[in-house]
RNA sequence: GAUUCUGGCUCAGGAUGAACGCUAGCUACAGGCUUAACACAUGCAAGUCGCGGGGCAGCAUGUAUCUGGCUUGCCAGAUACGAUGGCGACCGGCGCACGGGUGAGUAACGCGUAUCCAACCUGCCCAUAACCACGGCACAGCCCGUCGAAAGGCGGAUUAAUGCCGUAUGAGGUUCCAGAGUAGCAUUAUUAUGGAACGAAAGGAUUGGCGGUUAUGGAUGGGGAUGCGUCCGAUUAGCUAGUUGGCGGGGUAACGGCCCACCAAGGCGACGAUCGGUAGGGGUUCUGAGAGGAAGGUCCCCCACACUGGAACUGAGACACGGUCCAGACUCCUACGGGAGGCAGCAGUGAGGAAUAUUGGUCAAUGGGCGGAAGCCUGAACCAGCCAAGUAGCGUGCAGGACGACGGCCCUAUGGGUUGUAAACUGCUUUUUCGCGGGGAUAAAGAGGGGGAUGCGUCCCCCGUUGCAGGUACCGCGUGAAUAAGGACCGGCUAAUUCCGUGCCAGCAGCCGCGGUAAUACGGAAGGUCCGGGCGUUAUCCGGAUUUAUUGGGUUUAAAGGGAGCGCAGGCCGUAUGGUAAGCGUGUUGUGAAAUGCCGUGGCUCAACCAUGGCACUGCAGCGCGAACUGCCGUACUUGAGUACGCUGGAGGUAGGCGGAAUUCGUGGUGUAGCGGUGAAAUGCUUAGAUAUCACGAAGAACCCCGAUUGCGAAGGCAGCCUACCGUAGCGGCACUGACGCUGAGGCUCGAAAGCGUGGGUAUCGAACAGGAUUAGAUACCCUGGUAGUCCACGCGGUAAACGAUGGAUGCUCGCCAUUGGGCAGUAAUGUUCAGGGGCCAAGCGAAAGCGUUAAGCAUCCCACCUGGGGAGUACGCCGGCAACGGUGAAACUCAAAGGAAUUGACGGGGGCCCGCACAAGCGGAGGAACAUGUGGUUUAAUUCGAUGAUACGCGAGGAACCUUACCCGGGCUUGAACUGCAGGAGAACGAGACAGAGAUGUUGAGGCCCUUCGGGGCUCCUGUGGAGGUGCUGCAUGGUUGUCGUCAGCUCGUGCCGUGAGGUGUCGGCUCAAGUGCCAUAACGAGCGCAACCCCUGUCCGUAGUUGCCAUCAGUAUCAGCUGGGCACUCUGCGGAGACUGCCGCCGUAAGGUGUGAGGAAGGUGGGGAUGACGUCAAAUCAGCACGGCCCUUACGUCCGGGGCUACACACGUGUUACAAUGGGCCAUACAGAGCGUUAUGUGGCGGCAACGCCACUGCAAUCGUGAAAGUGGCUCUCAGUUCGGACUGGGGUCUGCAACCCGACCCCACGAAGCUGGAUUCGCUAGUAAUCGCGCAUCAGCCAUGGCGCGGUGAAUACGUUCCCGGGCCUUGUACACACCGCCCGUCAAGCCAUGAAAGCCGGGGGCGCCUGAAGUCCGUGACCGCGAGGGUCGGCCUAGGGCGAAACCGGUGAUUGGGGCUAAGUCGUAACAAG
Repeated sequence: GAUUCUGGCUCAGGAUGAACGCUAGCUACAGGCUUAACACAUGCAAGUCGCGGGGCAGCAUGUAUCUGGCUUGCCAGAUACGAUGGCGACCGGCGCACGGGUGAGUAACGCGUAUCCAACCUGCCCAUAACCACGGCACAGCCCGUCGAAAGGCGGAUUAAUGCCGUAUGAGGUUCCAGAGUAGCAUUAUUAUGGAACGAAAGGAUUGGCGGUUAUGGAUGGGGAUGCGUCCGAUUAGCUAGUUGGCGGGGUAACGGCCCACCAAGGCGACGAUCGGUAGGGGUUCUGAGAGGAAGGUCCCCCACACUGGAACUGAGACACGGUCCAGACUCCUACGGGAGGCAGCAGUGAGGAAUAUUGGUCAAUGGGCGGAAGCCUGAACCAGCCAAGUAGCGUGCAGGACGACGGCCCUAUGGGUUGUAAACUGCUUUUUCGCGGGGAUAAAGAGGGGGAUGCGUCCCCCGUUGCAGGUACCGCGUGAAUAAGGACCGGCUAAUUCCGUGCCAGCAGCCGCGGUAAUACGGAAGGUCCGGGCGUUAUCCGGAUUUAUUGGGUUUAAAGGGAGCGCAGGCCGUAUGGUAAGCGUGUUGUGAAAUGCCGUGGCUCAACCAUGGCACUGCAGCGCGAACUGCCGUACUUGAGUACGCUGGAGGUAGGCGGAAUUCGUGGUGUAGCGGUGAAAUGCUUAGAUAUCACGAAGAACCCCGAUUGCGAAGGCAGCCUACCGUAGCGGCACUGACGCUGAGGCUCGAAAGCGUGGGUAUCGAACAGGAUUAGAUACCCUGGUAGUCCACGCGGUAAACGAUGGAUGCUCGCCAUUGGGCAGUAAUGUUCAGGGGCCAAGCGAAAGCGUUAAGCAUCCCACCUGGGGAGUACGCCGGCAACGGUGAAACUCAAAGGAAUUGACGGGGGCCCGCACAAGCGGAGGAACAUGUGGUUUAAUUCGAUGAUACGCGAGGAACCUUACCCGGGCUUGAACUGCAGGAGAACGAGACAGAGAUGUUGAGGCCCUUCGGGGCUCCUGUGGAGGUGCUGCAUGGUUGUCGUCAGCUCGUGCCGUGAGGUGUCGGCUCAAGUGCCAUAACGAGCGCAACCCCUGUCCGUAGUUGCCAUCAGUAUCAGCUGGGCACUCUGCGGAGACUGCCGCCGUAAGGUGUGAGGAAGGUGGGGAUGACGUCAAAUCAGCACGGCCCUUACGUCCGGGGCUACACACGUGUUACAAUGGGCCAUACAGAGCGUUAUGUGGCGGCAACGCCACUGCAAUCGUGAAAGUGGCUCUCAGUUCGGACUGGGGUCUGCAACCCGACCCCACGAAGCUGGAUUCGCUAGUAAUCGCGCAUCAGCCAUGGCGCGGUGAAUACGUUCCCGGGCCUUGUACACACCGCCCGUCAAGCCAUGAAAGCCGGGGGCGCCUGAAGUCCGUGACCGCGAGGGUCGGCCUAGGGCGAAACCGGUGAUUGGGGCUAAGUCGUAACAAG
């Protein structure tokens, strides 16, 4: 890297009271402060009744009086009269407790559902029965007076009622007493009957009718009680004094500690009390296959609240949103003395906020209040307005129209393609818009009046009034395509791609991830895709997520089995039978409001929407029936469990005693120089006698052999021997009990080692510590010492990889092998059975590895635990502990992974096997010197560029003085030095020579055309234009070529088989080979690319052909030579063959094959050498050899020329040459090659010169001609020295090439004669014709810096025991946290920045509780003096309490100098802990 599993993250869907961005034609229906229960200006939101009343302020009418006008009986004005209609304010009645708003509080009988009240109330309404008698009184209003700024009071006088009071009557009412009977689980209730006491009323109108009182019943509405259900937290475990109950009272509509006195001491709680946090509940809504999860906006039901807190009054009903009182905060008015207010009603304002509308119309309908009614009131309601904020519907046109316009864009094979029938253009239609006209359909039925039917409700007919919306819906006509399309996206997920710009920048991003010069991912464009009056984004919910798993998950190794046992509660439980009927099943009844949902039908043109009918509402309760299963109550049983009996086993536990070996120490003896220790050493011990050795003694600790794959125990754990005590298991037979069982939250107990406390003990070993080493360091590993500890007793602690990483129990499910204990059979071998401890496997399971009757299989029961990684087993809190520490155990923040198993590679200072000049064995070198050459560096105007570990560095370069040349300086040119198309013009082209110049170049210039079809063409120059040109960049865009691993033996495929899969098998194994070469074996069988062979050279022979080669034979010539004739035998040169294959023999081996002084052979096991380089690796090298995409330059980054540079020089490195000498140097003589090369004379010969070389001649386009080999050999000399070694450097003189040798050539001669005396660490080549050594040739080339490169032959060794080690490689195997693959990965401190968080002296805030003090209003209680005829009131006092004050303490939150760790952040520091035996 790939795979599989686990596991999290993310997306695609639907939804919303939404918001934001871009865009916007119409209609219908629904919706619209989610935030500050924040504060509110202004208007409106609850009144009505004159048929209850006194009255009369205002209005109207009438009457009367007066005045005026005049038309003389009318108009106007004033005054009076409550006489009339009516009516402000007032008394009274009813309503204001409904309707409307909001969700703060509330975790509660608040809500939902079911049941109950024999423990209750109920105005208006209905039904029934009865009644309404007689009196009295006051207070408003009005009037008078008075206080106050106002609000508002105070005093006096007078007065009505359906106001209030007294008396009477009064029941089947209420209370009390007696009470047969009946009912009820019971406290009790109640009927008949008898007795006693108490207590009612209102009238108005006078036509019908209405109203009042009592009682009973109904209806409606309410009150109360109970079962069940109803969020999170145990890091909240105990809470509670009216608390729980009783008795008796009070209070209430009624029950009740609701309240009080007394008595008792209870009540609640792990089935979660108390406390803390959050929250209105339901019908329903969203999602989902469902089960579930989430939500509670609009509509409906219930509850709670009305500025905050408390309180009562009135009333049928309130503790009262638009009432009262008190307290508090806030706002407003004020004359400063006091007052007023409450939009969470409808509008509206400010504020808050991402965000939510008009200070609209009407009571026409529906509904409500009052009223007999007309009617009045109604921000309820119905309508309209604003808002894409949702759902549904419609439209923005339809048809024709090019082998396809213009333009755009991109691609291209240059033909074309695409936008695209799209447009233009032609015809058609008119929804909608606009204009004009029609339209009272429908909601309308009522009310009122008249009539009819009817027992009552009520119904029907006639007349007739009533419409906000609204001149709306709808319909018709007219005009004319006319008035109407956008948003997002296009890398994968995910439908849809190209170009340009940008260049890790700008930016994108839901996740993965894009962007560093070729971006389908950024920005723009073109095209495309999706949806469409919308489209996207954000937020939130469900889904996907079986990712909390009831449906429906897991726990050996991925997260997860508690360390182990005992055991209370709890959960679960054997066989048979009888009963019961709680669970369960079924039937039925009631209920489960309506709306919602589903289905049918219907109404708006359709749909959304609405109406109606049915179903559903999976629930709860009642009553029947059933009895399999569960439960409960009996009875019986024995197999689960237990007991007794017998036999047996064991390192089971505790206590005591005993034993030997070893170690150390002590004493004595022997003995002498070391011992000890290590990789090597040192510290240490030792002549004061160690170590070693012998004897004796002492001490403490541990128990060799037996011993095992053994045994025992619940686990931890247990090992010398003996004894005692305690516990336990197995087997046997089957006597007894009769389900007595299993599991087990809390709890209790046990629990290795280390550790702690106290006291002992201390031989060994040995944290800490000390010393010695090692090391860069070494607070380690190694060594020498050594304290705690290790041991014992008692106590604490309670953790481990406490592991089988596997909880316990029970049942079931193939086998084989060995083994421990017991039994049975058997003489034994052995077989069999039960229990245990092991190994291997079938099925099955598992992601796999593996497990597999000792399950991780198939099932049941119970417990424990898990839910991504990090933060973190941390913080805080609590509990435990002497402490160390343990138990419980988060969050913020951060990442997109972390992880398991297996696979293929790679790697390992892992293993096995094998190979290679890899080591070793040898020979010769390099590294030291001088020089040559290349490179780095430095220098320079330039020192052109490239190559850089192996695989750069005598490499590109097989020839840098100019040229080359790409670099630098200077001087020139601009269609250009070279090539080419077109147009125009001119002319042959060319050009000796001269002048200027450094040259390029410029000027001048004698001379000087061809072809033709007569149009012109060829050639050259000039002008213009299109191409040019570039050794400029990118080898990381490429082709081609090349290096390297490596001439290593490997790399793959088809089919089959195995595996969920990656993948494996084949290619592994054994033997063999140079080789994956072959043989055998084999779930593989075959095949391909490589290996080998085929090819070339060389070695032997044969055949053939002989010139330029050769010369044996024959002949000739001769001073010499195949020189000549001739020949082709030989050599040789070509061509073609033969030969070698472990073929033969012996031995070994199954075979392949190996082996042999084997035979034969020129050659023997690949004969030697070459060519040949598999799949691939190194983003290896080359854009400067060439080619080529893209980018860049265009009077220059092109091109020409002169000069310079590439040759620099303090240095460093690589590759070489020559040496340091005697196996040598010098001189003389002399022998033997091969392969090449040569027509511009290489060369040979002759001559000249000491020589380089020059001159002359000859020959060769070559088997024809030409071409000293050197080392060697034979002599002479030198004699160990900086030399007769060595030749650098330098001086002088020459030769040659070339336009030209200054920078900067080679060679020759003479002279000079440096370093260097064999080279440190280290390192290179080579295994035979090799190394070493000797010379010869060739390419390039005018010449040459060549000592380089490529070839050729001559002479010609040494050594290999062997594979331990170094290096490289191959195969198998193993480990892995690596896969950019060990040059990998990766940890911690420190330093820097940012972030969240813990602690912290304190400081601030909050909610709640407790104690004490104070205590408003108000109910209640008490109350001689006051008021009242009285009822009663007042006063004063008391209880309680909102609020306030003080105090002590707990809890929660914020902040906090400083401090602790944590997380994150391309290239900081130190080390190297982990992954391989790291």
A computed fold for a 1478-nucleotide RNA from an uncultured bacterium, annotated as small-subunit ribosomal RNA.
Model confidence (mean pLDDT): 83 of 100.